Predicted 3D model of a 100-nucleotide RNA (TPP riboswitch aptamer (THI element)) from Thioalkalivibrio sp. Its Rfam family is "TPP riboswitch aptamer (THI element)". Rfam's curators write: Vitamin B(1) in its active form thiamin pyrophosphate (TPP) is an essential coenzyme that is synthesised by coupling of pyrimidine and thiazole moieties in bacteria. Rfam links the family to the GO term thiamine pyrophosphate binding.
RNA sequence: CGACGAGGCUAGGGGUGCCCAUCGGAACCGAAUGGGCUGAGAUACACCCUUGGAACCUGAACCGGAUCAUACCGGCGGAGGGAAGCUUCGGAGCCCCGCC
Numbered sequence: 001c002g003a004c005g006a007g008g009c010u011a012g013g014g015g016u017g018c019c020c021a022u023c024g025g026a027a028c029c030g031a032a033u034g035g036g037c038u039g040a041g042a043u044a045c046a047c048c049c050u051u052g053g054a055a056c057c058u059g060a061a062c063c064g065g066a067u068c069a070u071a072c073c074g075g076c077g078g079a080g081g082g083a084a085g086c087u088u089c090g091g092a093g094c095c096c097c098g099c100c
Stems, first nucleotide, its partner, number of pairs: 001093001004090007011050004016044001017037006023030003056081003062075004
């Protein structure tokens, strides 16, 4: 010097659905209570992601499968869009100098 790995600070980005019961209003809604499903997270003093970007959004009231039900799983799809700077530690390897 440094492939690569890990952390910190600051700043920024992002989602919050489905089912059941009760309650409230009213035919469906509730960021109201309890329980269940998936998930990192389903309003969390949390979680995830930030260009090396699959966090998340769009397509999408999409397609196939499963489910009580849902983006629940797979496809779509490395498609399009998408939010960054500083710093610390470890470190294969490489380079230089000195000594034997």